[in-house]
Molecule: c-di-GMP-I-GGC riboswitch aptamer
Organism: Nitrospiria bacterium
RNA sequence: AGCGACAAAGGCAAACUACCUGAGAGGGUAGGACGCAAAGCCACUGGUCCACGCGGCCGCAGCACCACACGGCCGAUGGAUAGCAGGGUUACCGAAG
Numbered sequence: 001a002g003c004g005a006c007a008a009a010g011g012c013a014a015a016c017u018a019c020c021u022g023a024g025a026g027g028g029u030a031g032g033a034c035g036c037a038a039a040g041c042c043a044c045u046g047g048u049c050c051a052c053g054c055g056g057c058c059g060c061a062g063c064a065c066c067a068c069a070c071g072g073c074c075g076a077u078g079g080a081u082a083g084c085a086g087g088g089u090u091a092c093c094g095a096a097g
Stems, first nucleotide, its partner, number of pairs: 003094002011036002016031006034083001040089003044086003047081005054075006
């Protein structure tokens, strides 16, 4: 440098529940453990998710026209996820190879 023992010492904590928080995805605290060798940290890349507000299209709209509101889809933008993956960065322990 790398690797990861039925090793030792420790660590984290999914679902779910309660409370708090956010428009939402989600987040926080406590309980709780499915798992995790970086499940420590960072939204840089891709993915996924969200949409208070913005833009476009469609529906509403059966003769014609039809703004606003409402609903749906898409986009920009913003956000979430580090327990989706990659990447970056820091780190405990030391059997075998």